Notes
The RNA shown here (SAM riboswitch aptamer (S box leader)) has 127 nucleotides and comes from a Balneolaceae bacterium. The model forms 88% of the base pairs in the Rfam consensus. The coordinates come from a structure-prediction model, not an experiment, and the mean pLDDT is 78. Lineage of the source: Bacteria > Pseudomonadati > Balneolota > Balneolales > Balneolaceae.
RNA sequence: CUCUUAUCACGAAAGGUGGAGGGACAGGCCCUGCGAAACCUUAGCAACCGCCCCGAUGAACAAUCGGGGGAUUAGGUGCUAAAUCCUGCCCGAUCUUGUUUUUAUACAGAUCCGGGAAAGAUGAGAC
Repeated sequence: CUCUUAUCACGAAAGGUGGAGGGACAGGCCCUGCGAAACCUUAGCAACCGCCCCGAUGAACAAUCGGGGGAUUAGGUGCUAAAUCCUGCCCGAUCUUGUUUUUAUACAGAUCCGGGAAAGAUGAGAC
C1' cells in the first nucleotide's frame, strides 16, 4: 500500500520550541500573529487490543464466537475546536421558495429532517 471487520451526535489541554498556515478532497462555513502546521514535555479522555469474569461450541484451563467489568500500581495504539464541522451519491419526508401546469404533476432549490451508500479517520486481523 491492498483486503476483511468494528466504531465514528459522548468525552478530554496546558506549557516549551517554532513562525504561517490548518480543518483528508471539492464547495461552504470556520479556526489561526490573543500564534497555524510540525516536534517535545506534562496532564487528561476513551475503552479498540491486552487484562479479569460469564455464556455457547468443544475432550479441554486450547481455539472461535457472544455478553459483561474496571480505568488504578501497571501494557500497545488512538484521541483532546465545531456531529467524521456541514454538504457531496441514492431513496423518503417537509416547505410562507422558483419555473411550468386548468388542477394535478414534473423539474430545480431549501431544511443540525430520516434511512442507506461512497469517501475518510481510528482500532483489530490478514497478505